[in-house]
């Protein structure tokens, strides 16, 4: 130092350019002597910063991580 790919909620993962969803986990409540379990219902997120676009997780440039392959 060269090239490919990733970054979306605590975690793991979806999302044809047109309302960012679901599974664990946290909360609360219902059941239960109690705890698990198993029900219902609630909180929580697009890496940053520009571009195009009526509209951008989605397309384009930059930067940061991060990973794998070459030297």
């Nucleotide at each position: 130092a060269g090239g490919c790919g990733c970054a979306u909620a605590g975690c793991u993962u979806a999302a044809u350019g047109g309302c960012a969803a679901a599974g664990c986990a946290a909360u609360g409540g219902c059941c239960u002597c109690u705890u698990a379990a198993g029900c219902c219902a609630u909180u929580g997120a697009u890496c940053a910063g520009g571009g195009u676009u009526c509209g951008a997780c989605u397309c384009c440039c930059u930067g940061u991580g991060u990973g794998c392959c070459u030297a």

The RNA shown here (transfer RNA) has 71 nucleotides and comes from Candidatus Portnoybacteria bacterium CG23_combo_of_CG06-09_8_20_14_all_37_13.
Rfam family: tRNA. Its family is annotated with triplet codon-amino acid adaptor activity in the Gene Ontology. From the family's description: Transfer RNA (tRNA) molecules are approximately 80 nucleotides in length.
The prediction has a mean pLDDT of 81.
The organism belongs to Candidatus Portnoyibacteriota, within Bacteria.